Notes:
The RNA shown here (SAM riboswitch aptamer (S box leader)) has 99 nucleotides and comes from Jeotgalibacillus terrae. Its mean pLDDT, the model's own confidence on a scale to 100, is 83. Lineage of the source: Bacteria > Bacillota > Caryophanales > Caryophanaceae > Jeotgalibacillus. It was read from a public genome assembly, where an Rfam model found it.
RNA sequence: AACUUAUCAAGAGAGGUGGAGGGACUGGCCCUUUGAAACCUCAGCAACCGGCAGUGCACGGUGCUAAUUCCAGCAGGCAAAUCAGCCUGAAGAUAAGAA
Numbered sequence: 001a002a003c004u005u006a007u008c009a010a011g012a013g014a015g016g017u018g019g020a021g022g023g024a025c026u027g028g029c030c031c032u033u034u035g036a037a038a039c040c041u042c043a044g045c046a047a048c049c050g051g052c053a054g055u056g057c058a059c060g061g062u063g064c065u066a067a068u069u070c071c072a073g074c075a076g077g078c079a080a081a082u083c084a085g086c087c088u089g090a091a092g093a094u095a096a097g098a099a
Base pairs, nucleotide, nucleotide: 003097004096005095006094007093008092013042014041015040016039017038021031022030023029025073026072027071028070043065044064045063047062048061049060050059051057052056069091074089075088076087077086078085
């Protein structure tokens, strides 16, 4: 890297360094010099695994801390029959597992 399973409408920010990007990709639309990404420090949330529990704790390992995975796109179905809605997959992200 690929595979399998589960979840993704909730939740959670400050400082320092840094200087122009970022929100997976494409198209939109947003965020951003009232400082982007990245790195560091402290803090927080609580999805999975472990631990202690018996409905929680945040103790450990990952993770996460703008907008529904920001919306749509690619495939199928339902509905509808000049208006564009709904559902499921694919794709993406995270965790655990096995090899």